This is a predicted structure of a 78-nucleotide RNA (Glycine riboswitch aptamer) from a chicken gut metagenome. Model confidence (mean pLDDT): 82 of 100. The model forms 84% of the base pairs in the Rfam consensus. The sequence is in RNAcentral, with records from MGnify.
């Protein structure tokens, strides 16, 4: 990788549009996706400077806020 199962969190908000799929306000983080630490390497040798750096952490671009679908993860089988 694939097939099964399990799987949160937040307005089924307001307006508006009758063939419109929008606009606005509050939230949510577990697809993605941005941002950092020790660490480790260079350089210089005037306690510096560069690079590399991980998440469920931050952030909220995306994406979600009933169902539906998606869905980190973790279990089984291949």
């Nucleotide at each position: 990788g694939c097939u099964c199962u399990g799987g949160a969190g937040a307005a089924u908000c307001u307006c508006g549009a009758u063939g419109g799929u929008g606009a606005g306000u509050g939230c949510c983080g577990a697809a993605g996706g941005u941002g950092c630490a020790a660490g480790g390497c260079c350089c210089g040798u005037u306690u510096g400077g560069g690079c590399u750096g991980a998440a469920u952490c931050u952030c909220u671009c995306a994406g979600g806020c009933a169902a539906a679908a998606g869905g980190a993860c973790a279990g089984a089988g291949c």